[in-house]
RNA sequence: CACUCAUCAAGAGGGGCAGAGGGAACCGGCCCGGUGAAGCCCCGGCAACCACCCGUCACGGGCAGGUGCCAACUCCGGCCUUCGGGCGACCGCCCGCGGGGAAGAUGAGGA
Numbered sequence: 001c002a003c004u005c006a007u008c009a010a011g012a013g014g015g016g017c018a019g020a021g022g023g024a025a026c027c028g029g030c031c032c033g034g035u036g037a038a039g040c041c042c043c044g045g046c047a048a049c050c051a052c053c054c055g056u057c058a059c060g061g062g063c064a065g066g067u068g069c070c071a072a073c074u075c076c077g078g079c080c081u082u083c084g085g086g087c088g089a090c091c092g093c094c095c096g097c098g099g100g101g102a103a104g105a106u107g108a109g110g111a
Base pairs, nucleotide, nucleotide: 001110003109004108005107006106007105008104013043014042015041016040017039021032022031023030026078027077028076029075044070045069046068049066050065052062053061054060055059074103079100080099081098083096084095085094086093087092
């Protein structure tokens, strides 16, 4: 980082430095933030993708070395769509519960 595959409703926070932003990006919402945002450091924790160990056919169990993660579903929507409701008058629009896509994140491959 082009590409491929898997997963994304669960889970897990304290301290120090710092000082106004943050929730990926754009737009719109809605939130978090001087009772201290981002970032950096320390400690703690969650999880179990890979590695490793055990039993095995798919698979199951263990461990916690390599990653990852620790507000809100990936915070929600944007494109398509089932169902229900409303408006509006033939073409759509709005609201609600879902499904899919796009994009993204993480891992494992891969270049």